This is a predicted structure of a 72-nucleotide RNA (transfer RNA) from Mycoemilia scoparia.

RNA sequence: GCUGUAAUAGCUUAAUGGUUAAAGCGGGUCACUGUUAAUGAUUUGAUCUCUGUUCGAUUCAGAGUUACGGCU
Numbered sequence: 001g002c003u004g005u006a007a008u009a010g011c012u013u014a015a016u017g018g019u020u021a022a023a024g025c026g027g028g029u030c031a032c033u034g035u036u037a038a039u040g041a042u043u044u045g046a047u048c049u050c051u052g053u054u055c056g057a058u059u060c061a062g063a064g065u066u067a068c069g070g071c072u
Base pairs, nucleotide, nucleotide: 001071002070003069004068005067006066007065010025011024012023013022018055026044027043028042029041030040031039048064049063050062051061052060
């Protein structure tokens, strides 16, 4: 220099272009009890950035950023 893959909640992962982006762990609150732990209920919290296509974008296209590979 060329090229591939990935980027979604604090972490690990889902989500055929169409309702309020789902779940586990985690955090808060409550219940339970001699106390903690465990358990149950409830709640919290996210689409890397910009532009475009589309009636509608996490999803498609282009550019950029970061991470991990491959080639030279």
Taxonomically the source falls in Mycoemilia (Eukaryota, Kickxellomycota, Kickxellomycotina, Kickxellomycetes).
Its mean pLDDT, the model's own confidence on a scale to 100, is 80.